[in-house]
RNA sequence: UCGAUCGAACGCUGGCGGCAUGCCUAACACAUGCAAGUCGAACGCCUGUAGCAAUACAGGAGUGGCGGACGGGUGAGUAACGCGUGGGUAUCUACCCAACAGUACGGAAUAACCACGGGAAACUGUGGCUAAUACCGUAUACGCCCCGAGGGGGAAAGAUUUAUCGCUGUUGGAUGGGCCCGCGUCGGAUUAGCUUGUUGGUAGGGUAACGGCCUACCAAGGCUACGAUCCGUAGCUGGUCUGAGAGGACGAUCAGCCACACUGGGACUGAGACACGGCCCAGACUCCUACGGGAGGCAGCAGUGGGGAAUAUUGGACAAUGGGGGAAACCCUGAUCCAGCAAUGCCGCGUGAGUGAAGAAGGCCUUCGGGUUGUAAAGCUCUUUCACCGGGGAAGAUAAUGACGGUACCCGGAGAAGAAGCCCCGGCCAACUCCGUGCCAGCAGCCGCGGUAAUACGGAGGGGGCAAGCGUUGUUCGGAAUUACUGGGCGUAAAGGGCGCGUAGGCGGACAGUCAAGUCAGGGGUGAAAUCCCCGAGCUUAACUUGGGAACUGCAUUUGAUACUGCUGAUCUAGAGUCCGGGAGAGGAUAGUGGAAUUCCCAGUAUAGAGGUGAAAUUCGUAGAUAUUGGGAAGAACACCAGUGGCGAAGGCGGCUAUCUGGACCGGUACUGACGCUGAGGCGCGAAAGCGUGGGGAGCAAACAGGAUUAGAUACCCUGGUAGUCCACGCCGUAAACGAUGUGUGCUAGAGACGUCGGGGGUUUCGCCUUCGGUGUCGCAGCUAACGCGAUAAGCACUCCGCCUGGGGAGUACGACCGCAAGGUUAAAACUCAAAGGAAUUGACGGGGGCCCGCACAAGCGGUGGAGCAUGUGGUUUAAUUCGAUGCAACGCGAGGAACCUUACCUGGGCUUGACAUGCAGGGGACAGGUGUAGAAAUACAGAAAUACACUCUUCUUCGGACUCCUGUACAGGUGCUGCAUGGCUGUCGUCAGCUCGUGUCGUGAAAUGUUAGGUUAAGUCCUGCAACGAGCGCAACCCCUAUCUUUAGUUGCCAUCAGGUUAUGCUGGGGACUCUAGAGAGACUGCCGGUGAUAAGCCGGAGGAAGGUGGGGAUGACGUCAAGUCAUCAUGGCCCUUACGGGCUGGGCUACACACGUGCUACAAUGGCGGUGACAGAGGGCUGCGAGGCUGCAAGGAGGAGCGAAUCCCCAAAAACCGUCUCAGUUCGGAUUGCAGUCUGCAACUCGACUGCAUGAAGUUGGAAUCGCUAGUAAUCGUGGAUCAGCAUGCCACGGUGAAUACGUUCCCGGGCCUUGUACACACCGCCCGUCACACCAUGGGAGUUGGUUUUACCCGAAGACGGCGAGCUAACCGCAAGGAGGCAGCCGGCCACGGUAAGGUCAGCGACUGGGGUGAAGUCGUAACAAGGUAGCCGUAGGGGAACCUGCGGCUGGAUCACCUCCUUA
Repeated sequence: UCGAUCGAACGCUGGCGGCAUGCCUAACACAUGCAAGUCGAACGCCUGUAGCAAUACAGGAGUGGCGGACGGGUGAGUAACGCGUGGGUAUCUACCCAACAGUACGGAAUAACCACGGGAAACUGUGGCUAAUACCGUAUACGCCCCGAGGGGGAAAGAUUUAUCGCUGUUGGAUGGGCCCGCGUCGGAUUAGCUUGUUGGUAGGGUAACGGCCUACCAAGGCUACGAUCCGUAGCUGGUCUGAGAGGACGAUCAGCCACACUGGGACUGAGACACGGCCCAGACUCCUACGGGAGGCAGCAGUGGGGAAUAUUGGACAAUGGGGGAAACCCUGAUCCAGCAAUGCCGCGUGAGUGAAGAAGGCCUUCGGGUUGUAAAGCUCUUUCACCGGGGAAGAUAAUGACGGUACCCGGAGAAGAAGCCCCGGCCAACUCCGUGCCAGCAGCCGCGGUAAUACGGAGGGGGCAAGCGUUGUUCGGAAUUACUGGGCGUAAAGGGCGCGUAGGCGGACAGUCAAGUCAGGGGUGAAAUCCCCGAGCUUAACUUGGGAACUGCAUUUGAUACUGCUGAUCUAGAGUCCGGGAGAGGAUAGUGGAAUUCCCAGUAUAGAGGUGAAAUUCGUAGAUAUUGGGAAGAACACCAGUGGCGAAGGCGGCUAUCUGGACCGGUACUGACGCUGAGGCGCGAAAGCGUGGGGAGCAAACAGGAUUAGAUACCCUGGUAGUCCACGCCGUAAACGAUGUGUGCUAGAGACGUCGGGGGUUUCGCCUUCGGUGUCGCAGCUAACGCGAUAAGCACUCCGCCUGGGGAGUACGACCGCAAGGUUAAAACUCAAAGGAAUUGACGGGGGCCCGCACAAGCGGUGGAGCAUGUGGUUUAAUUCGAUGCAACGCGAGGAACCUUACCUGGGCUUGACAUGCAGGGGACAGGUGUAGAAAUACAGAAAUACACUCUUCUUCGGACUCCUGUACAGGUGCUGCAUGGCUGUCGUCAGCUCGUGUCGUGAAAUGUUAGGUUAAGUCCUGCAACGAGCGCAACCCCUAUCUUUAGUUGCCAUCAGGUUAUGCUGGGGACUCUAGAGAGACUGCCGGUGAUAAGCCGGAGGAAGGUGGGGAUGACGUCAAGUCAUCAUGGCCCUUACGGGCUGGGCUACACACGUGCUACAAUGGCGGUGACAGAGGGCUGCGAGGCUGCAAGGAGGAGCGAAUCCCCAAAAACCGUCUCAGUUCGGAUUGCAGUCUGCAACUCGACUGCAUGAAGUUGGAAUCGCUAGUAAUCGUGGAUCAGCAUGCCACGGUGAAUACGUUCCCGGGCCUUGUACACACCGCCCGUCACACCAUGGGAGUUGGUUUUACCCGAAGACGGCGAGCUAACCGCAAGGAGGCAGCCGGCCACGGUAAGGUCAGCGACUGGGGUGAAGUCGUAACAAGGUAGCCGUAGGGGAACCUGCGGCUGGAUCACCUCCUUA
């Protein structure tokens, strides 16, 4: 994401009905109305009506009775016997039911009322009259209560005409409570100790009742790691949602229980309350007031304000159901039943049906053909559910009574009529195109989209999904086996405690009993109803409602069973331990002792250096060092032996000796008899560093100082050097404390193989067999994500402990404990990211390794870099110096040839259907050229028959037209942009030897194998081996040139022989022999021999041969890399310009010039210059052409022109070579520059051509750092030709002549190939990445303090109230003749106690100057720490130092590369 869910909210939209639901927030404050009254059959009085009256009826206030403890609301508090469940009893229970008994006789008051007062009011005082089912006394008492068992105590009410309704006592029931107990019931240990009425007892009080419930006294208990106390949170349950289940989350509506009623306290009345619509007090708030006092409590129903994202009417009715009162009628009932509002949810229905292709119009897309919207619409034919209108009209009520309601439902009517939206269409996830936009605007659940072709943004068309709703947001569960009971893990991913001893706890050997706690089976009890599930029923269906069943997995009880676990008693020896006998060992502690070495001191010898390093310097030394000899001192550490050898729990332990001491092992099998294993807390041990006190101090060496290195060097290197390292005592308690692997036990290979240490047995004495305990390597099965582990398990099981749950923040903060300190242990959150990580794979890379190749180095030859010039580029300049190419792989490159043109650039002045193409419409018709003027030209204007040409409609015609001109319109045009939209072409690695595939095999997979290995080759060339076997593109070969021969052919080529001719010449006849030409063939294949190699491939040597191992050269360029180059060759998508970014013209520019670079030419000279001289090529080109001989000019050239479209003629002279001369100099070198005079091409040589002659005669004397080419017909050197081209070459392409040197070799540089290794890289080292600093934002810690909540302790105050005491004041009932008494009341006192106050704490939260680190940000700054041997291997702990990453010391680890050695393993 998704599925389900909701008391929801928000956005867009909205037809109907049924059934549900509706303040989740402020237990915030409340205006107004209503929500609990009723009884005259308890009582008196008053009023009204009727009556003459008695009286009757109706009403009112009051006394009295019953009810206001139910019903209704809310969830603040409460972690509790509050709730749930199952039990218990020391108890109460009005009204109701049943039973028994009774209901007698008296008395005194009082409200109402009247009178007089007080007060604003609320209300109230005094006096007087009066009734009762109000109050009191007496009598009676079967049963009732108390008791000392003798006795004592206790009741009532009447009403009424009857009937009846009441009343009292008692017992029982029913119903409803009270109290007690077992079990269950959230999070936090960064809350570990709590408690004084506390725990128990005795006595008393109190209660309906047990009880420290209360009081006095006595004792000192009680709770707690199975979590007390404290803090936070929370009403609990039936159930609801989810889930396969186990679980998880929730506790609205309905039902049960509890708690509360403005906040706190208190009691009264009563059967029942410490009382929602009662009382008293205190407090806050609101209201009234005459200021003296009063009144109030919606968390009842409506409603208001407020809060909030958000939740309804100040409705109707008691008709039904139920409740209160009453004998009843009846009254009351915001309980309830209904209606209203809200798509809030669930369920149902509708918004039409059939037909209809010209596939309409319109929209959208288009490859322009069409496609799609789409039978969709229109049209035609039908229907009427719902809504609407009219009519009828219930059940709910067994007689009356109907709010709902003229409702449900039924009938009739009209008309397709009134009724569709929302979200989505990149993947996940069903559904695609166009336009706009251009990292903007925006989207986004995650991944991500947007930088000019966006299926992802916005719009449109189309499509998909759901539908009166649809989306979004939020909640919960699932998926998530992602907290794992079911059902996870810990070698390397997060995770084994540093190690041991041991408490609680957990687990525990064999045999047979007892018991029956766990366990199992059966029975009855309970597990409310509703809900869920099953079968039915009722509303037209469904939702909904309802009958029956099942279920409620639970709890207690009872009966039984006894295998296993457990309890208990007894037995055993296999676990464990003891004993006896042995041997091994750096196990520990203390004391002593030894030699080598270092340093220092003394003395001797000796002399100038020593030391140190990559190289140096600091340093030591002529005051005698280093070196060497002798003597002495001190401290620390123990070479060789020494070994993946030994010992120890780990840390760790190493000279030798002695003493003390721990553990393990082997053999014996005498003894005990489960005594065992593990182990939360706890206790102890625990490297190095560090700390304290006191010693000691040779060497080494943090810090520090100096010298180097370096951009810097707070480092690496060097010279010094203090703590420390050592000892004693005491702390610290951490490490990569590692096998990154907790402990113990058993099992798994008929003893897997091979080592090694200790002991035993056998023995053939051996490289032997065997056994126990250690310690290693490799490996079967098995396990593992893989790597790997593999009897020393990471296999198969059991036991107990520890630990983990994404990365960062962070092992940090706060708190607590420990510590002298450093710090350690325990240990979060906010915030932030979509990853972090493991193992393995393929690449790439390495200042990793191995092998191999290449003019790569080396060995050589010649250059470049210095000079002058040529040419290209950069830069600069300019109106313009057009554009492109930019490491190799741009730079004599595009350009194979810029004076104009080219030309794309600039200036100026001109054109607009255009210089060029096609179509359409209209018009006209030969056009054009020649002339003059203006002009730079383009062009414009004029003009005429002077000159010359042509001809007045010509040419073709199918009579339409074609052709041409003009106008208009579509369009042309663009060397404008994008080579990062492209095609094509090209460069480069590289002519390097590689790149792949099919099938098979192996691996969970990426992949591997093949392609690796051993040889060999130029080669992935070939051979051998091999889980591979084959194949493709490359290599090679096939093609071309060249080197030899044969053959065929014989002109324009050739000429040996024959003949002719010439001064001479294949000149001629002729010839094909030779050369040559150009066709066809042959030839070379490691074929032959020897050696070597493995009997291979091949290599080495040889023979033969023109040529020998690819003979030489060319063409040929695998998969791919570089977003390499080219939109300016061409083509092309998109964008842009359209009187201009198009087109034409003139002149200019591309040729500039302080400078820098590349590529060349010519030189610096004697291997040369100059002069002379009938030497010898090859390959090309030629009609707008090459141009001979002869003539002419000093020459460039000129006049003229034979021959030749060429094996025929011409260019054409080859040049180096050879001979002579010059003699080492700025020259007889060199030729730049400049002057003058010319030639040629061309419309035109000024900017800006080439060449010639004469004159001039610059730099330059072999070139710094550096760098290039070349391995044989090569380099070097010498000329020749061609393309382009009017002219112009030092460039480019091609041709031949002369013709070398060197290669030991692969250490190094560069590039490449193969194998291997490491990796934190994969945009692939031009990679990745760390920390400080600076800026912005965010959350957080500390913080002088300050504000508030909560809580504790001590003390003060002490309302109301009940209790206790006093009660001299007051006092009707009873007693008494009276006095008086009993009793009661006021009042006072006492302790208790709410609120309040003072003081001191605890704890939580808010704010807080300043401050600490952290996180995140754009391209900031400084360095380069890490990843490769990361350039000083890294990391861990600790200590010191430093801008920062970090550096250094000490100890440790491998999670270090490379090389070597040792050991072990594999193989015979």